RNA sequence: GGGCCUGUGGUCUAGUCUGGCUAUGACGUAACCUUCACGAGGUUAAGGUCGAGGGUUCAAAUCCCUCCAGGCCCA
Numbered sequence: 001g002g003g004c005c006u007g008u009g010g011u012c013u014a015g016u017c018u019g020g021c022u023a024u025g026a027c028g029u030a031a032c033c034u035u036c037a038c039g040a041g042g043u044u045a046a047g048g049u050c051g052a053g054g055g056u057u058c059a060a061a062u063c064c065c066u067c068c069a070g071g072c073c074c075a
Base pairs, nucleotide, nucleotide: 001074002073003072004071005070006069007068010027011026012025020058029045030044031043032042033041051067052066053065054064055063
């Protein structure tokens, strides 16, 4: 220098291909219930500008372009 893949709460992850309901679930965190207490269990809550910017569209995590970060391959 060229090609490909990945990026979504603190962590991991579904959803992307085929645009459309309020962005899914688990772990973790907090409060409460339960227990003599701890653990386990139950209920509830907070936490995401879906890597960044722009474009297309009535509507973008999803499609297009550029860039950033990480990984793999080729030279």